Record summary: The prediction has a mean pLDDT of 82. The RNA shown here (SAM riboswitch aptamer (S box leader)) has 127 nucleotides and comes from a Chlorobiales bacterium. It matches the Rfam family "SAM riboswitch aptamer (S box leader)". Rfam links the family to the GO term regulation of gene expression. About the family: The SAM riboswitch is found upstream of a number of genes which code for proteins involved in methionine or cysteine biosynthesis in Gram-positive bacteria.

[in-house]
């Protein structure tokens, strides 16, 4: 890079450089930001996704052990430390003291609200 599975409403900053944009991507809103963002470096948090180790519960096995599942564990790989993945885009329902169109049922729009998708982002596989 490809693709599979998983999870994304918590959670967590100090300090030095450097110095203009920054929040993935395209619009749009909204926001960070010369009181110094953003990016790098240190330190230090956060957090069980993998390995490791611990207990406890089943189950397999004669039996060292092994599976499953829960809890704890920052030891080792990662991640991660503004704002819900910042919010919206697409679909499916529902809702409305809206606007339009129908005689009427309703139907479009437009607003709102839940779920999904799709794209992303992190892990653990796989090519």
């Nucleotide at each position: 890079c490809u693709u599979u599975c998983a999870u994304c409403a918590a959670g967590a900053a100090a300090g030095g450089c450097u110095g203009a944009g920054g929040g993935a991507u395209u619009a749009g809103a909204c926001c960070c930001g010369a009181u110094g963002a953003c990016g790098c470096c240190u330190u230090g948090a956060c957090a069980a996704c993998c390995g490791a180790u611990u207990u406890c519960a089943u189950c397999c096995g004669c039996a060292u052990g092994g599976g499953u599942g829960a809890a704890g564990c920052a030891c080792g790989g990662u991640g991660c430390c503004a704002a819900g993945u910042u919010c919206u885009a697409u679909c499916u329902u529902c809702c409305g003291c809206a606007a339009c169109a129908u005689c009427g049922c309703u139907g479009u729009u437009c607003g709102g609200a839940a779920g999904g998708a799709a794209a992303g982002a992190u892990g653990a596989g796989u090519g």
The organism belongs to Chlorobiales, within Bacteria.
The model forms 88% of the base pairs in the Rfam consensus.